A computed fold for a 398-nucleotide RNA from a Pseudomonadales bacterium, annotated as Bacterial RNase P class A. Model confidence (mean pLDDT): 76 of 100. Its Rfam family is "Bacterial RNase P class A". Rfam classes the family as a ribozyme. The organism belongs to Pseudomonadales, within Bacteria. The RNAcentral record of the sequence draws on ENA. It is recorded under the gene name rnpB.
RNA sequence: UGAGUCGGCCAGGUAAUCGCUGGCGGCCUGCCUCGGCGGGCCGCGAGAGGAAAGUCCGGGCUCCACAGGACGAGGUGCCAGGUAACCCCUGGGGGGCGUGAGCCCACGGAAAGUGCAGCAGAAAGCAAACCGCCCAAGGCGUUGCCGGCGUUUCGAUGCCGGUUGCGAACUGGUAAGGGUGAAAGGGUGCGGUAAGAGCGCACCGCACGCGUGGUAACACGGCGUGGCUAGGUAAACCCCGCCUGGAGCAAGGCCAAAUAGGAAUCCGCUGGUGUGGUCCGCACGGGAUUCGGGUAGGCUGCUGGAGGCCGCCGGUGACGACGGUCCUAGAUGAAUGAUUGCCCGUUCCAGCUUCAGGGCUGGAGAGACAGAACCCGGCUUAUCGGCCGACUCAGCUU
Numbered sequence: 001u002g003a004g005u006c007g008g009c010c011a012g013g014u015a016a017u018c019g020c021u022g023g024c025g026g027c028c029u030g031c032c033u034c035g036g037c038g039g040g041c042c043g044c045g046a047g048a049g050g051a052a053a054g055u056c057c058g059g060g061c062u063c064c065a066c067a068g069g070a071c072g073a074g075g076u077g078c079c080a081g082g083u084a085a086c087c088c089c090u091g092g093g094g095g096g097c098g099u100g101a102g103c104c105c106a107c108g109g110a111a112a113g114u115g116c117a118g119c120a121g122a123a124a125g126c127a128a129a130c131c132g133c134c135c136a137a138g139g140c141g142u143u144g145c146c147g148g149c150g151u152u153u154c155g156a157u158g159c160c161g162g163u164u165g166c167g168a169a170c171u172g173g174u175a176a177g178g179g180u181g182a183a184a185g186g187g188u189g190c191g192g193u194a195a196g197a198g199c200g201c202a203c204c205g206c207a208c209g210c211g212u213g214g215u216a217a218c219a220c221g222g223c224g225u226g227g228c229u230a231g232g233u234a235a236a237c238c239c240c241g242c243c244u245g246g247a248g249c250a251a252g253g254c255c256a257a258a259u260a261g262g263a264a265u266c267c268g269c270u271g272g273u274g275u276g277g278u279c280c281g282c283a284c285g286g287g288a289u290u291c292g293g294g295u296a297g298g299c300u301g302c303u304g305g306a307g308g309c310c311g312c313c314g315g316u317g318a319c320g321a322c323g324g325u326c327c328u329a330g331a332u333g334a335a336u337g338a339u340u341g342c343c344c345g346u347u348c349c350a351g352c353u354u355c356a357g358g359g360c361u362g363g364a365g366a367g368a369c370a371g372a373a374c375c376c377g378g379c380u381u382a383u384c385g386g387c388c389g390a391c392u393c394a395g396c397u398u
Base pairs, nucleotide, nucleotide: 001394002393003392004391005390006389007388008387009386010385012343013342014341015340016339017338018337020047021046023044024043025042026041027040028039029038030037031036049369053380054379056378057377058376059375060374061248062247063246064245073244074243075242076241077240078092079091080090081089082088093107094105095104096103097102108239109238113237114236115233116232130178131177132174133173134172137171138170140167141166142165144163145162146161147160148159149158150157151156186204187203188202189201190200191199205228206226207225208224209223210222211220212219213218252300253299254298255297262291263290264289265288266287267286272284273283274282275281307326308325309324310323311322313320314319344367346365347364348363349362350361351360352359353358
């Protein structure tokens, strides 16, 4: 200088004017049961985020349910720790990727059972013989030799048996080699064999047991045993260990109108409707007062909390202990905004200038993602532009 990796931070600034939502203070004023409940104006001060988002996990808080156990369902899954808790975080182990800094992993069990596997290929789950290799075994053809029997014109010739060599068209043997495939039932070498093969041996690998180190996961150039059986897939069923009651601030609590309905008492002083010929009675209805449930509405829950910052101590770290300091939105059809000027930083264009990196002037564009809704810890996703720190690789210079 170039290319990268990881971590942290900022999220345009300022002034004026006009607005919006809470708080505090002052003045004026309405209602009133004089306790309070409002309205208007003025002033002061405050007013979104790193993700407020998705609502994917976990907890606080609230109400409901709940003796205990079993089945089921859902979640989770290497080990140790942190935490209120976690599908989170930290440290470690194992595997994969990268030259590296680093990054990624749902990472228990496939020698309990069940299921699944396209294409290619001869054969793919108690494996398989397409090409190739193999006359060792069986069978066959054939060359030579030997023996026996038959025929004979004595030259030979036929059949049978044994034996030697050749032949891979047959039955077979073979997983070394070729070819197919993601995968063909360990690898290399030597021996062995008809040819081959863990068939045997050496080394490497693998499995199991023991030992050593480590809290553990796990590791080992430690010891022994076994020729090696046990393929893949469990975000397929399943098995094993662990965890989990349900609903949510529209939770929940308080006050409480109009209308309708409910309960109690009283009224009409014998009158309303029905039953009935009439009266009593019974049922229904009318009016008043009170009570209780409950709707609209209002208040509360509501923002000071597992809180932020600084220092120090313990810890590799996540984090924890102690001390000091700070207070920082609470809206509810839902405020936190708009306009203008100047500046900042950035991109493009034009001009001038410099050997060059670059500098100056003018103009234009752009300053993101997105907006609290009970609160908190995480994860994930979105995000213009920029700053800081640590580290890696390559080149050059000293």